[in-house]
Molecule: Glycine riboswitch aptamer
Organism: Wenzhouxiangella sp. XN24
RNA sequence: UAAAUCCCCGGUGGAGAGACUCCGGACCGCAAGGCCCGGGGCGCCGAAGGCGCAAGCACCGCCCGGAAACGCUCAGGCAAAAGGACGUCGGGGAUGAG
Numbered sequence: 001u002a003a004a005u006c007c008c009c010g011g012u013g014g015a016g017a018g019a020c021u022c023c024g025g026a027c028c029g030c031a032a033g034g035c036c037c038g039g040g041g042c043g044c045c046g047a048a049g050g051c052g053c054a055a056g057c058a059c060c061g062c063c064c065g066g067a068a069a070c071g072c073u074c075a076g077g078c079a080a081a082a083g084g085a086c087g088u089c090g091g092g093g094a095u096g097a098g
Stems, first nucleotide, its partner, number of pairs: 005094009018042001020041006027034002043078003049074001050072003057065001
């Protein structure tokens, strides 16, 4: 110290699925009711995280190792907001042949 890779910060884009139902509580209202929070039930979603594995790999078989946007749905989520894998831009850092 180049490319590439990784990490951090900031900008930007960023999907899916019941504003379902029941119960409790706070607030507003004379009342009907409205609204917010928490929990249960049923239905549903996959793109935080987590878990599962195919090919290939040293003769054969088995075990083990073994990726994802695939699968599961534990966690999470199902108006908006927030969150959000991943993409992209800017800045900083690590590694780095020579």